The prediction has a mean pLDDT of 81.
Transfer RNA from a Vicinamibacterales bacterium, 71 nucleotides, folded computationally.
Taxonomically the source falls in Vicinamibacterales (Bacteria, Pseudomonadati, Acidobacteriota, Vicinamibacteria).
It matches the Rfam family "tRNA". It is annotated as a transfer RNA.
The RNAcentral record of the sequence draws on ENA.
RNA sequence: GUCCCCGUGGUCAAACGGCAAGACGCGCCUCCUGCAAGGGUGAAUCGCCGGUUCGACUCCGGCCGGGGACU
Numbered sequence: 001g002u003c004c005c006c007g008u009g010g011u012c013a014a015a016c017g018g019c020a021a022g023a024c025g026c027g028c029c030u031c032c033u034g035c036a037a038g039g040g041u042g043a044a045u046c047g048c049c050g051g052u053u054c055g056a057c058u059c060c061g062g063c064c065g066g067g068g069a070c071u
Base pairs, nucleotide, nucleotide: 001070002069003068004067005066006065007064010024011023012022018054026042027041028040029039030038047063048062049061050060051059
């Protein structure tokens, strides 16, 4: 330099154009003599900029970051 893959709460991780799922962690309540476990409930996320579309995490372009292959 060229090509490929990836980027979603604190961590891991789904979505395949129509209100962002789940697990762990965290707050509160409950249970318990108490702690843990269990049960209930809540907060917290789409890397950035632009485009397409009635509608974008999703499709397209650029940028940034991570990983890989070739040279």